[in-house]
Context: one part of a larger RNA
């Protein structure tokens, strides 16, 4: 230098109460104000106990502090179905033999890992301070073993098909989701109007399981034949014949109705207990209306679909099906029933005061929900729900 700069987004704060040594900042309360494709809500990554409840206020908090992501101490994360573990693989890595190097090593063939891909199965209330598709009620579902019945040609690491894929554009059927009506509850004289054509509020409700509907796709089935599929093969694939056909057969597939659901859940009443600034707040239990129509509508769904263009858009596993060895006291398929399903995450914070930024940093951080009013609109402006007023 100086008690100077500056105290981190100009979204905003006022009162009342209330705890306390002390209150502009904590608590509760009534006003006002800011977001609302977010400054709400869920997840992924990373971060690790920050989560909650109790006590404390040296230090941390750009001030103060009775508050705190901050000191203490106790509490918290409950799964066949949600991730991962598992079963396949892709780029890439390894990599028995091997091949090359003077070694050190490099390549790399079976193979073996390896997800940002494929692969069984669950949802709806309702509970905690603090966890829920995990817990607790309902109602489901998958998959393996073993048992019983009944039926049968079963059987792989091998062949076969499926799995199975791009960019773009267009209709069309539909959901969710909103709105308006109807219906249930309650409420209304003090102003210009009002007893109605009012006001507020509420009308929620899944997976499964049954029907199989708009719509798409393909010939389809059968009998003979076959130099192909590394052997075989009833299969695929090649050939011919037959029957049936475009309203057919097969498959695929939204939505809808029924059931689930005489359940739940439900605005609201009652009843007791805390409390109270006497308006009410909070809890526990219990009782419980209406719970339907219609019109709009997705960037969601039928859809791995359609139509169209070239630059021609994974793969294996699994699933179906073929037989070989081989088994027929075995194995398969159906149906009931029984019995299992381990073992890691689950708290929280996640456009952020908890992550990368040395800060409680005006910066950076993938995905999914996406409500009303006006609008072409995920623009803008106001706004629910929900969150904030940024120490």
């Nucleotide at each position: 230098g100086a008690g100077u700069a500056a105290c981190g987004a100009u979204a905003a704060u006022g009162c009342g109460g209330g705890u306390g040594a002390a209150a502009g900042a904590c608590c509760c309360g009534c006003a006002c104000g800011c977001c609302g494709g977010a400054a709400g809500u869920c997840c992924a990554a990373g971060g690790u106990u920050u989560c909650c409840u109790g006590c404390u206020c040296u230090a941390c908090g750009u001030u103060a502090a009775u508050c705190g992501g901050a000191g203490c101490a106790g509490g918290g994360u409950g799964a066949g179905u949600c991730g991962g573990u598992c079963c396949c693989u892709a780029a890439g890595g390894c990599g028995a033999g091997g091949c090359u190097g003077a070694a050190a090593a490099g390549c790399g063939u079976a193979g073996u890992c390896g997800a940002u891909g494929g692969g069984a199965a669950a949802c709806a209330g309702g509970u905690u301070a603090a966890u829920a598709u995990u817990c607790c009620u309902g109602u489901a579902c998958u998959u393996a073993a073993u048992g019983a019945u009944a039926u049968u040609g079963c059987g792989a690491u091998g062949g076969g098909g499926u799995g199975a894929c791009g960019g773009a554009g267009a209709a069309g059927g539909c959901u969710a989701g909103g709105c308006c009506g109807g219906c249930c509850a309650u409420c209304g004289a003090u102003u210009g109007g009002u007893g109605g054509u009012g006001a507020u509020g509420g009308u929620u409700u899944a997976a499964g399981c049954g029907u199989g509907u708009a719509g798409g796709a393909g010939g389809u089935g059968u009998u003979c034949u076959u130099a192909g599929g590394c052997a075989a093969a009833u299969c695929c694939g090649g050939g011919a014949g037959c029957a049936c056909a475009u309203u057919a057969c097969u498959c695929c597939a939204a939505g809808g109705c029924g059931u689930g659901a005489u359940g739940a859940c439900g605005a609201g009443g009652g009843a007791c207990g805390u409390u109270u600034u006497c308006g009410g707040a909070c809890g526990u239990u219990u009782c419980g209306a209406a719970g339907u129509g219609g019109u709009u509508a997705a960037u969601g769904c039928c859809a791995g679909g359609c139509u169209u263009c070239c630059a021609g858009g994974a793969a294996a596993a699994g699933c179906c099906u073929c037989u070989a060895a081989g088994c027929a006291u075995a194995a398969a398929u159906a149906u009931c029933a029984u019995u299992g399903a381990a073992c890691c995450g689950u708290a929280c914070c996640g456009c952020a005061a908890a992550c990368c930024g040395a800060c409680a940093c005006g910066g950076g951080u993938g995905g999914a929900c996406a409500g009303g009013u006006a609008g072409a609109g995920a623009a803008u402006a106001c706004u629910a729900a929900g969150g904030c007023g940024u120490u």
Molecule: large-subunit ribosomal RNA, domain III
Organism: soil metagenome